Predicted 3D model of a 264-nucleotide part of an RNA (large-subunit ribosomal RNA, domain VI) from a Sedimentisphaerales bacterium.
Context: one part of a larger RNA
């Protein structure tokens, strides 16, 4: 742009995408078969590899805004405490998020039409013979079946709902205003994200920061006090600080501007 007004939810699926994997082990059974060694079709039952898709409760990795130890130097005058550089200076841990080596699932079963093949009736051809005529089984494979996409499927499909045809001027062609379902720009974000998009919100507000309580981490801050001659330790002290988590609560910041069928 189009899908014969302009929108909003919802939805059919003609078509196309993946995926449809292999393997041991138990029983049937040491049966069947075989002189013996060996050793089964078949039903069923469990396990695992290797593929995938999904998430982080659980083990684990990262975790350059989180805590703690710990060298050397410089700076706050100095002690003490802290900052600053030195790969994050160096090591021990780790919240969230992302993660695999971690969790969980899947292949499945059904049913149609066949391939080799195995049959059935049965002539031509009095026999015979699956085949000509007629009919039935039969694969991991074919169509479905299972996930997913999907009406630009221009064949543009379907359902509900929702708005509209107000006033006024006219040279009757059409002008102005108005009201308008909703939609957009825009601002606050994030389960979304390369951007666009999708997604929650815009004060009749929990969107984000702030901020309170909480929860996760790290391990008992600072300072005082009290043993010692000092280092060092004890004690208020599971304390102190605490990123991305959870909950609340308008202190901040969400301001504001368009567009829109109203008939061809």
């Nucleotide at each position: 742009c189009g899908u014969a007004g302009g929108a909003a939810u919802u939805u059919u699926g003609a078509g196309g995408a993946g995926a449809u994997u292999c393997a041991a082990u138990c029983c049937u059974a040491g049966u069947a078969c075989g002189a013996g060694a060996g050793g089964a079709c078949u039903c069923g039952a469990u396990u695992g590899g290797a593929c995938g898709a999904a998430c982080c409760c659980c083990u684990g990795g990262u975790g350059c805004g989180c805590c703690a130890g710990u060298u050397g130097u410089c700076c706050u005058g100095c002690u003490a405490a802290g900052g600053g550089c030195a790969c994050c200076g160096c090591u021990g841990g780790g919240u969230a998020g992302c993660u695999a080596a971690g969790u969980u699932c899947g292949g499945a079963a059904a049913g149609g039409a066949u391939a080799a093949c195995c049959g059935c009736u049965g002539a031509a051809g009095g026999c015979a013979u699956c085949u000509a005529a007629g009919u039935g089984g039969g694969a991991a494979g074919c169509c479905c079946a299972c996930u997913c996409c999907a009406a630009g499927a221009u064949u543009a499909g379907a359902a509900u709902u929702c708005c509209a045809u107000g006033u006024u001027c006219u040279u009757c062609g059409g002008g102005a205003c108005g009201a308008g379902a909703g939609u957009u720009c825009c601002c606050u974000g994030g389960u979304a994200g390369a951007c666009c998009a999708c997604c929650a919100g815009g004060u009749u507000g929990a969107u984000a920061g702030g901020c309170a309580g909480g929860g996760u981490g790290u391990g008992u801050a600072a300072g005082a006090c009290g043993c010692g001659a000092a280092a060092u330790c004890g004690u208020c002290u599971c304390a102190g600080c605490u990123a991305a988590c959870c909950u609340g609560u308008a202190c901040u910041a969400a301001c504001g501007a368009a567009c829109a069928a109203u008939c061809g």
It was read from a public genome assembly.